[in-house]
The RNA shown here (c-di-GMP-I riboswitch aptamer) has 80 nucleotides. It was read from a public genome assembly, where an Rfam model found it. Of the family's consensus pairs, 95% are formed in the model. The coordinates come from a structure-prediction model, not an experiment, and the mean pLDDT is 79. It matches the Rfam family "c-di-GMP-I riboswitch aptamer". Its family is annotated with cyclic-di-GMP binding in the Gene Ontology.
């Protein structure tokens, strides 16, 4: 380097729902909660998919959310 994982020791993350607050909306935030994660760490200024808002008869443009869909990058622990 690489495979493997009841992720065991010591630790992390927080869905769905509830409450505020922001946002036209997709959602964001923060406390509550844990359904689940071995990358649920980071990237939305590679890309690709979804979603929302505008324009357009229509094809598509325009402009915005999502990394917990794929992807990209990095990177703990145990044991081979």
């Nucleotide at each position: 380097a690489g495979a493997u994982a009841u992720g065991u020791g010591g630790g992390g993350c927080a869905a769905a729902c509830u409450u505020a607050u922001c946002g036209u909306a997709a959602g964001a935030u923060a406390a509550g909660g844990a359904c689940g994660c071995a990358a649920a760490g980071c990237u939305a200024u590679a890309g690709g998919g979804u979603c929302c808002g505008u324009u357009g008869a229509g094809a598509a443009g325009c402009g915005g959310a999502c990394a917990g869909c794929c992807a990209g990058c990095u990177g703990c622990u145990a044991u081979c």